[in-house]
RNA sequence: ACAAUUUUAAUGCCGAAUUCUCGUUAUAAGAGAAACGGGGGACCCAUUUGGUGAAUCUAGUUUUUACUAGUAGGGUGACCUUUCCAUCCGAACCUGUAAGCUAACUUCGUAGGCAAAAGCAAAGGCGAGU
Numbered sequence: 001a002c003a004a005u006u007u008u009a010a011u012g013c014c015g016a017a018u019u020c021u022c023g024u025u026a027u028a029a030g031a032g033a034a035a036c037g038g039g040g041g042a043c044c045c046a047u048u049u050g051g052u053g054a055a056u057c058u059a060g061u062u063u064u065u066a067c068u069a070g071u072a073g074g075g076u077g078a079c080c081u082u083u084c085c086a087u088c089c090g091a092a093c094c095u096g097u098a099a100g101c102u103a104a105c106u107u108c109g110u111a112g113g114c115a116a117a118a119g120c121a122a123a124g125g126c127g128a129g130u
Stems, first nucleotide, its partner, number of pairs: 011115004018034005035110006045100001050094003057070005073089005079125005084119001
């Protein structure tokens, strides 16, 4: 100097999945509130499985498993929005004949997994400093 691994603190990303209060010697269990998100649920309307999610569909290869190339759609680029450009994802799970939409009402969740100098780009905005 470079690379890898582990730990701690901070920062940031996907996602609804965060903050606070009570409790207690303290911690935990437990309880609650706010916030965000999902489900059930009328008239009317619509229609034949349905749901969470961006994650659908097409073609080809392969005996099959599986793989390849695209694609609807979605994420990131470090103050925010948009454009350009670059880059990545394009899964998985639940339900079991029941459930469309759906006001009132009712009910449930608050996980998990990652990143390492991030575009010296443009326009608009916001903020800070001098």
Predicted 3D model of a 130-nucleotide RNA (c-di-AMP riboswitch aptamer (ydaO/yuaA leader)) from Firmicutes bacterium UBA5435. Its mean pLDDT, the model's own confidence on a scale to 100, is 75. Rfam family: c-di-AMP riboswitch aptamer (ydaO/yuaA leader). Its family is annotated with cyclic-di-AMP binding and regulation of gene expression in the Gene Ontology. The source organism's lineage runs through Bacteria, Bacillati and Bacillota. The model forms 100% of the base pairs in the Rfam consensus.